[in-house]
Context: one part of a larger RNA
RNA sequence: CACCGCCCGUCACACCAUGGGAGUUGGUAACGCCCGAAGUCAGUGACCCAACCUUUCAGGAGGGAGCUGCCGAAGGCGGGACUGAUAACUGGGGUGAAGUCGUAACAAGGUAGCCGUAUCGGAAGGUGCGGCUGGAUCACCUCCUU
Numbered sequence: 001c002a003c004c005g006c007c008c009g010u011c012a013c014a015c016c017a018u019g020g021g022a023g024u025u026g027g028u029a030a031c032g033c034c035c036g037a038a039g040u041c042a043g044u045g046a047c048c049c050a051a052c053c054u055u056u057c058a059g060g061a062g063g064g065a066g067c068u069g070c071c072g073a074a075g076g077c078g079g080g081a082c083u084g085a086u087a088a089c090u091g092g093g094g095u096g097a098a099g100u101c102g103u104a105a106c107a108a109g110g111u112a113g114c115c116g117u118a119u120c121g122g123a124a125g126g127u128g129c130g131g132c133u134g135g136a137u138c139a140c141c142u143c144c145u146u
Stems, first nucleotide, its partner, number of pairs: 003109001005106001008102002011099001013096004018091003023086006031078004039071001041069004047064003052060003112133009
């Protein structure tokens, strides 16, 4: 490369990351319950025992095995919490020289545009209501300057 311009959205294709998602599968730290090793502590101790005491075939004091209880690691069960991976399907987003449909915006862009809202429509978008001028053109009014 200058209107044979620029440009918007749906749709189709490819790729990328991402939200939702019946679920599936891991991790972490707690919680509740069950079971409960070692061991301390407490109780008991009809069985056992060298030191101490005695009136010595024994008794006492003291100690011990054993037993019971509290605590208690590991383990088991349960419902939740946090977190990771994965998932049919699904939502939009981004990117891509050449695809499809239209032409919304940029000139008064051919219905001025834009903002808010409601509603409708394959899509850009249309329509209603309210608002703005960052609207062109023509005429008039007011003000300012010469």